[in-house]
RNA sequence: UACUGGAGAAUAGCCCAGAGAAAUUUGGAUUAAUGCUCCAUGGUAUUAUGGUGUGGCAUCGCACUAUAAUUAAAAUUCCGAUGGUAGAAGAUGAGUAUGCGUCCUAUUAGUUAGUUGGUGUGGUAACGGCACACCAAGGCUACGAUAGGUAGGGGCCCUGAGAGGGGGACCCCCCACACUGGUACUGAGACACGGACCAGACUCCUACGGGAGGCAGCAGUGAGGAAUAUUGGACAAUGGAGGCAACUCUGAUCCAGCCAUGCCGCGUGCAGGAAGACUGCCCUAUGGGUUGUAAACUGCUUUUAUACAGGAAGAAACGCUCCCUCGAGUAGGGAGUUUGACGGUACUGUAAGAAUAAGGAUCGGCUAACUCCGUGCCAGCAGCCGCGGUAAUACGGAGGAUCCAAGCGUUAUCCGGAAUCAUUGGGUUUAAAGGGUCCGUAGGCGGGCAAUUAAGUCAGGGGUGAAAGUUUGCGGCUCAACCGUAAAAUUGCCUUUGAAACUGGUUGUCUUGAAUUACUGUGAAGUGGUUAGAAUAUGUAGUGUAGCGGUGAAAUGCAUAGAUAUUACAUAGAAUACCAAUUGCGAAGGCAGAUCACUAACAGUAUAUUGACGCUGAUGGACGAAAGCGUGGGGAGCGAACAGGAUUAGAUACCCUGGUAGUCCACGCCGUAAACGAUGGAUACUAGCUGUUCGGCAUUUAUGUUGAGUGGCUAAGCGAAAGUGAUAAGUAUCCCACCUGGGGAGUACGUUCGCAAGAAUGAAACUCAAAGGAAUUGACGGGGGCCCGCACAAGCGGUGGAGCAUGUGGUUUAAUUCGAUGAUACGCGAGGAACCUUACCAGGGCUUAAAUGUAGCUGGACAGGAGUGGAAACACUCCCUCCUUCGGGCUAGUUACAAGGUGCUGCAUGGUUGUCGUCAGCUCGUGCCGUGAGGUGUUGGGUUAAGUCCCGCAACGAGCGCAACCCCUAUCCUUAGUUGCCAACAGGUAAUGCUGGGGACUCUAGGGAAACUGCCUGCGCAAGCAGUGAGGAAGGAGGGGACGACGUCAAAUCAUCAUGGCCUUUAUGCCCAGGGCGACACACGUGCUACAAUGGUAGGUACAGAGGGUAGCCAAGCCGCGAGGUGGAGCCAAUCCCACAAAGUCGGCCUCAGUUCAGAUUGCAGGCUGCAACUCGCCUGCAUGAAGUUGGAGUUGCUAGUAACCGCAGGUCAGCAAUACUGCGGUGAAUACGUUCCCGGGCCUUGUACACACCGCCCGUCACGUCAUGGAAGCUGGUCACGCCUGAAGUCGGUGGGCUAACCGUAAGGAAGCAGCCGCCAAAGGCAGGGCUGGUGACUGGGACGAAGUCGUAACAAGGUAGCCGUACCGGAAGGUGCGGCUG
Repeated sequence: UACUGGAGAAUAGCCCAGAGAAAUUUGGAUUAAUGCUCCAUGGUAUUAUGGUGUGGCAUCGCACUAUAAUUAAAAUUCCGAUGGUAGAAGAUGAGUAUGCGUCCUAUUAGUUAGUUGGUGUGGUAACGGCACACCAAGGCUACGAUAGGUAGGGGCCCUGAGAGGGGGACCCCCCACACUGGUACUGAGACACGGACCAGACUCCUACGGGAGGCAGCAGUGAGGAAUAUUGGACAAUGGAGGCAACUCUGAUCCAGCCAUGCCGCGUGCAGGAAGACUGCCCUAUGGGUUGUAAACUGCUUUUAUACAGGAAGAAACGCUCCCUCGAGUAGGGAGUUUGACGGUACUGUAAGAAUAAGGAUCGGCUAACUCCGUGCCAGCAGCCGCGGUAAUACGGAGGAUCCAAGCGUUAUCCGGAAUCAUUGGGUUUAAAGGGUCCGUAGGCGGGCAAUUAAGUCAGGGGUGAAAGUUUGCGGCUCAACCGUAAAAUUGCCUUUGAAACUGGUUGUCUUGAAUUACUGUGAAGUGGUUAGAAUAUGUAGUGUAGCGGUGAAAUGCAUAGAUAUUACAUAGAAUACCAAUUGCGAAGGCAGAUCACUAACAGUAUAUUGACGCUGAUGGACGAAAGCGUGGGGAGCGAACAGGAUUAGAUACCCUGGUAGUCCACGCCGUAAACGAUGGAUACUAGCUGUUCGGCAUUUAUGUUGAGUGGCUAAGCGAAAGUGAUAAGUAUCCCACCUGGGGAGUACGUUCGCAAGAAUGAAACUCAAAGGAAUUGACGGGGGCCCGCACAAGCGGUGGAGCAUGUGGUUUAAUUCGAUGAUACGCGAGGAACCUUACCAGGGCUUAAAUGUAGCUGGACAGGAGUGGAAACACUCCCUCCUUCGGGCUAGUUACAAGGUGCUGCAUGGUUGUCGUCAGCUCGUGCCGUGAGGUGUUGGGUUAAGUCCCGCAACGAGCGCAACCCCUAUCCUUAGUUGCCAACAGGUAAUGCUGGGGACUCUAGGGAAACUGCCUGCGCAAGCAGUGAGGAAGGAGGGGACGACGUCAAAUCAUCAUGGCCUUUAUGCCCAGGGCGACACACGUGCUACAAUGGUAGGUACAGAGGGUAGCCAAGCCGCGAGGUGGAGCCAAUCCCACAAAGUCGGCCUCAGUUCAGAUUGCAGGCUGCAACUCGCCUGCAUGAAGUUGGAGUUGCUAGUAACCGCAGGUCAGCAAUACUGCGGUGAAUACGUUCCCGGGCCUUGUACACACCGCCCGUCACGUCAUGGAAGCUGGUCACGCCUGAAGUCGGUGGGCUAACCGUAAGGAAGCAGCCGCCAAAGGCAGGGCUGGUGACUGGGACGAAGUCGUAACAAGGUAGCCGUACCGGAAGGUGCGGCUG
């Protein structure tokens, strides 16, 4: 699938297989088809209705009976629509009430009069102070009322692991509103977006009489703004309204347009291709790298775009025509027909061809990606740190690279990271943070056992938690975004049934928490009284005489009118030595002579009593150092302010002399401190050692044990570390308080309290990228300890005064070249400026150049000589003029490439050097300690010149430094003897190692020895030290030199040299002559010579060492007063020369003077070198004869062959300004007690706010500029109500004499209503006074910031007076002082 019953077959479902949890999808099987067919029986003409009986589960019948049946009229009755009324149900919608939930501010703490409740009445759809009358006096509030500010709420969205945090666009639900305010009407519903009335503001029209309007509907316009679209198509679909319907309307809706606004998808090609092409860029630049398989080139593909062609689904219904079906419905089914805005759109096919298609940001770290050029603290960048001042991966450009990609960056906002508000999941000793302490209200939390209950809690069930969204599964657009479907979720709320462990409630009970009692003790616990001695001051009297006092030193002050000192007596106030102590007591502040009274507390021992009575504690209350305030006393000492004296640049301070408030007492305020253990209270638990106070017990009198306090050290643990550690900062529980970067600021405003001072509460704007804690390494300290050095001291000699020399500064100049500038520049680079040097200045010249090389071209000589001009360089002229093996050589010119620069940067560098400092330090490996930076070693005890050595030690070793090895010197030995030497021998001379010889000596220069605390004595563990020790030439490193750790000073040098970069190239290069480096009012450094008698002068006479010498040293001899000249021997040098050393010594003169001192300066005359002595050389002779008579403050060298004094030589060099420098010898001292002080250094330790490291850091006023902010006479807005006045429209009420169609009545009239008038309410408006909150404001207060302003120096070190806290006074300022407190 259906008239009823039965039967049959078949289809679907059901079935099978795989997947799946399932929906579902796909496949299979089966059939003609996923479509029905057949049979039987009964009954009545048929229909309707009523009644009686009866069968059946029911539908459904059966039997009997009654009535009616045609037509018309009337009446009546019944039926009858989409109509009316009433009721019921469903669905939907609406009203109302109620529980819970719903932002910030307490600098809003009280609020409310129809307010809260009651009675009654009215009103409403309905309850209700909803309204009114009366009555009562309530209502809300710390669990936040009221007030102010802000805001539509939710589903959801973003973020997040979550818990949370932020949001409320799109879509959905709810509320509210419709130009602003008020009002009602109509209606089921409105106090009504596209209706009405009134008032107001605004706009428009007008003939000026009067009217009209409301886009926060869709488009669109203007304005505002950083910013947001088309005055489009269609009702084809979905939905809605009206209509019986056709149909009409629908800016709902569906579509299209604009926008990379978001999400998603696609493309801009793919493969091959190395001569790794060209260009670009970079470099260590004959070359390489990179761009880059990238390109060119070859092959392939055709999404997309383009052209042409085809071309949907969305349409099923309604409607219309017809049919079928029944139980006849607003029903259901079938056939036909009609309707597409999007749209010729999606989609499909064909064609040709890599053809049509890539940008943005970034590249210092975080953070993926690097070079060049430009710029030069400029321009600029920047999220934070920061970059840029001449080599910028940080700015700008380029090349390259990185990351994303039709986007990429920026900006804004939100969450995250952020455990950085911490429920999950933080802290409070010192970083921000424990209330000053206690009592105690609310609240929170709370001992054992038992019973009961069921609020919390747990479990099961039911309802609800809209849809969309999120998540998951599956499906539909080619994928995805998107959409559909299902599930899960919606962590919640309500309800119900149970459980009873835990929490809570109730009941009973217990003793261990808590409290009470008894006894024994303890103490600077409190309040009030009495009282004691020492000291101080004052007074009186005595003794006594010139000072006292005070300080770093003084002065002010006191004192001959008799002080200080001393003696006696008297008076006064304040505080209580010793005992006395990490002692004791108290809640904290705090409490100290003794004693009395009163009060409180604590501990111990007994266990007697109560029976959880407990802990904590917001608001609140009490107490609360010092200072301060009020009233009245008191006042010895001390002592803010103040005065004076000192100190000082000043000294409003430190020091001194005085001294008022105050300090003391009584009463009353204040209410704060570094009120600190910087550590809230309570309870329990968790290793030890060692003191001490007060009790108990035991005892061998040593002590042990126990309870409560109070200390030290330490384990585990904790902690960032320092540290803490049973008295926790450990492990846990409960309660309270407080914190959230620094500054602004504990400030402003407001409020409360206070007599005042002020206290409590307590912000913001703005500004910074830090502020801070603990510890580490350094550096520093007007911190400490130890040690050293010609550091001081003890000595000797200088310098600072004079003249001159020399260097520097300054000044001058055309130039006075440059560098060096505390020590560590200044007789330095320079060990030698007339030219040269030379770099500087003025002038004249040259331009690939003054030199050299390569290549090309041209020439044949170039060079040289002579002349002219010129200052010369240079230019010009003349003379002379190649060789050749023909390959070339040599040379000149020219071209090209390489030049040159004492120009800049020593702060780009190498090298070299100074200094700390010849000080004894500086490090490493391994181990150990520490989270780490780091430490240890290297510190400690001794010792040394030494980190030298010894001992000890969580260190053991090692390196660079020290020392030694090297050189000179002091002694001896040996070897070798020429040019050195000469004792003995010989020869010779006027004389001489002159000669033969010699190696002995001196000496020369090779090699060796020697010195090591080795020996002795003493001390000491040792290392080592001491000794007038021995020996020795030398004694404790014998003396001297060379030698300079890690590092410091951005030390010095680009001008010795080298060199990066920059600059210059007919000049900043090169050549030349002249000038300058030499100037000269002055200042400084380093020296020389002196000032005289330890001397000067003239004469005689003695003794060195080390050097140099051929473009040289130069002898003898001769000339010259001399410098020097002439001369020529010797010497390439232990041979010859320079070359007589001088102080010394011997006698002579000078006799204390500006000299017989000193020699500057100047004149004249000469000599030498050299092209050349004018600027600007040296030397000689004669003449001249300055200052200077031993040097202020200060400052410097030196410890033994040293200082001091004396001369000699050399380098450089033609000569010389050399008195310098580097060496050499001769003569040859004094002193060192010692480490307190000055300077420098080393080690250890301590403090630190320093790290550019004390030449550090840093505070406050004042001045200037900018910014934000407080106060302020006022001025001007907003907002909130209250009071009074006026009062539109309108509802309601009254009146209604005027008026009126519906209803009633035959009518009169009635009922009902209206206009009008009156009243209540009342918007807007007006008047007045207020509250709150903005803006602005002359002036004013502080604050913040600013590259170099002014004044001081308060803090950090013992910060130079320890600092800080509270309070009071004072002062330009930091600040100072008083009182009490703290140690940070």

Small-subunit ribosomal RNA from a marine sediment metagenome, 1384 nucleotides, folded computationally. Rfam family: Bacterial small subunit ribosomal RNA. Its mean pLDDT, the model's own confidence on a scale to 100, is 81.